[in-house]
Molecule: c-di-AMP riboswitch aptamer (ydaO/yuaA leader)
Organism: uncultured Dactylosporangium sp.
């Protein structure tokens, strides 16, 4: 100094309180669904880009792809090229969602002047 992520600032602050950011619950209307009654489920939902498919395995796992994400040192956009494609929570419960209610602000990489390529702002 700069990337990725919401993960920042507040003289100092990893707790607290504020301010910025980002999630998550949660009417009416609308969307779903619906003869009524019971019952279940490797249930169902959330964060994140992280989903799904084939092949091996059958207890534990690997391999190859892929939906979507991220870099190439200023900004969009497309085309190259590389990388990643984890993971964890709630506990049987959540569709949207106004008041209003919780929560969260961690982690990781890299560089020491850097320049793929065209268009286009500016």
């Nucleotide at each position: 100094c700069g990337c990725c992520g919401a993960a920042u600032c507040g003289a100092a602050a990893u707790a607290c309180c504020g301010a910025a950011c980002c999630g998550g619950g949660g009417a009416a209307c609308c969307a779903a669904c619906u003869c009524g009654c019971a019952a279940c489920u490797c249930g169902g939902g959330g964060u994140g880009a992280a989903u799904c498919c084939g092949c091996g395995a059958a207890a534990u796992u690997g391999c190859g792809g892929u939906a979507g994400g991220g870099c190439g040192a200023a900004c969009u956009u497309c085309c190259c090229g590389c990388c990643c494609g984890a993971a964890c929570c709630c506990g049987u419960c959540a569709g949207c969602u106004a008041a209003c209610c919780c929560g969260g602000u961690a982690g990781g990489c890299g560089g020491c002047u850097a320049g793929g390529g065209a268009a286009g702002a500016a």